[in-house]
RNA sequence: AGGGCGGUAGCUCAAUUGGUAGAGUUGUCGUCUCCAAAACGACCGGUUGCAGGUUCGAGUCCUGUCCGCCCUGCCA
Numbered sequence: 001a002g003g004g005c006g007g008u009a010g011c012u013c014a015a016u017u018g019g020u021a022g023a024g025u026u027g028u029c030g031u032c033u034c035c036a037a038a039a040c041g042a043c044c045g046g047u048u049g050c051a052g053g054u055u056c057g058a059g060u061c062c063u064g065u066c067c068g069c070c071c072u073g074c075c076a
Base pairs, nucleotide, nucleotide: 001072002071003070004069005068006067007066010025011024012023013022019056027043028042029041030040031039049065050064051063052062053061
């Protein structure tokens, strides 16, 4: 330098060839219990890495850019 994959809730990850973002877990509260754990229920939690573009509508498509991993190449 070229190519591939990835970045979404505190953490681990989904999102059906564009239809308006969800699950598990953590945390908080409740039920249960003599107390606690476990179990069950509820709640909290998001500028989808960033900036633009296309569209009635973008996590998804296009452009640029940043970060991580992998492959190839160049110099020394």
RNAcentral holds the sequence, with entries from ENA and MGnify. Transfer RNA from a Candidatus Dormiibacterota bacterium, 76 nucleotides, folded computationally. The coordinates come from a structure-prediction model, not an experiment, and the mean pLDDT is 82. The same sequence occurs in records of 3 taxa.